[in-house]
Molecule: transfer RNA
Organism: Chloroflexota bacterium
RNA sequence: GCGCUCGUAGCUUAGUGGAUAGAGCAUCGGUUUGCGGAACCGAAGGUCGUGCGUUCGACUCGCACCGAGCGCG
Numbered sequence: 001g002c003g004c005u006c007g008u009a010g011c012u013u014a015g016u017g018g019a020u021a022g023a024g025c026a027u028c029g030g031u032u033u034g035c036g037g038a039a040c041c042g043a044a045g046g047u048c049g050u051g052c053g054u055u056c057g058a059c060u061c062g063c064a065c066c067g068a069g070c071g072c073g
Base pairs, nucleotide, nucleotide: 001072002071003070004069005068006067007066010025011024012023013022018056027043028042029041030040031039049065050064051063052062053061
C1' cells in the first nucleotide's frame, strides 16, 4: 500500500430499514443477615466511532475519514 472483519452503557454484547435501542456482569438503593457475601426487587447509565449522503423513516444501506484485529505484498 491492497483486501476482509469489526466499532452500540464502565466491561461483554443482542438488535441488519419502522415501536420510548434490549440483556448479562459491574455500580447505586431496598428486602434479607448479628455484619458482610449470596439470593430477590428496583434504579441509574447509550451524541449507536466521526462526518456527509440515500430514504417518508437509518444502529441497520452507500461514500469518506478515525480506530482495532486478521490476511496478502